Record summary: A computed fold for a 74-nucleotide RNA from a Candidatus Dormiibacterota bacterium, annotated as transfer RNA. Rfam family: tRNA. By type it is a transfer RNA. The same sequence occurs in records of 2 taxa. The coordinates come from a structure-prediction model, not an experiment, and the mean pLDDT is 83. Lineage of the source: Bacteria > Bacillati > Candidatus Dormiibacterota.

RNA sequence: GCCGCCGUAGCUCAGCCUGGCAGAGCAGCCGCCUUGUAAGCGGCCGGCCGGGAGUUCGAAUCUCCCCGGCGGCU
Numbered sequence: 001g002c003c004g005c006c007g008u009a010g011c012u013c014a015g016c017c018u019g020g021c022a023g024a025g026c027a028g029c030c031g032c033c034u035u036g037u038a039a040g041c042g043g044c045c046g047g048c049c050g051g052g053a054g055u056u057c058g059a060a061u062c063u064c065c066c067c068g069g070c071g072g073c074u
Stems, first nucleotide, its partner, number of pairs: 001073007010026004020057001028044005050066005
């Protein structure tokens, strides 16, 4: 230099192909249960979806540019 994959909650990741309310588990907080702790159960909190622009009535999703990570080729 070229090619591919990845970037979404504190962490691990779905959702993207086929545009239409942003989700799950764990962690955290509150409560129930227990003599108490853990486990279990119920609830709550947590995101400008890596950044910018474009297309569209509407973008995490499609297009372009850029940034970061990983891998391959040279």